[in-house]
Molecule: transfer RNA
Organism: Solirubrobacterales bacterium
RNA sequence: GCCCGGAUAGCUCAACUGGCAGAGCACGGCUCUUGUAAAGCCGAGGUUGCGGGUUCGACUCCCGCUCCGGGCU
Numbered sequence: 001g002c003c004c005g006g007a008u009a010g011c012u013c014a015a016c017u018g019g020c021a022g023a024g025c026a027c028g029g030c031u032c033u034u035g036u037a038a039a040g041c042c043g044a045g046g047u048u049g050c051g052g053g054u055u056c057g058a059c060u061c062c063c064g065c066u067c068c069g070g071g072c073u
Base pairs, nucleotide, nucleotide: 001072002071003070004069005068006067007066010025011024012023013022019056027043028042029041030040031039049065050064051063052062053061
């Protein structure tokens, strides 16, 4: 230098062909318990890596860039 994959909640990851951004764990509250843990219920938490473009509408498509992993030379 070229090619491939990835970047989404604090963490690990979903989101099918463009159509309301979700789950588990963690966190907060409640129930239960003599108390704690476990379990159950409820809740909060997001500039979808950055900048543009296309579209009525973009995590998703197109262009450029940054970072991480792998491969080729």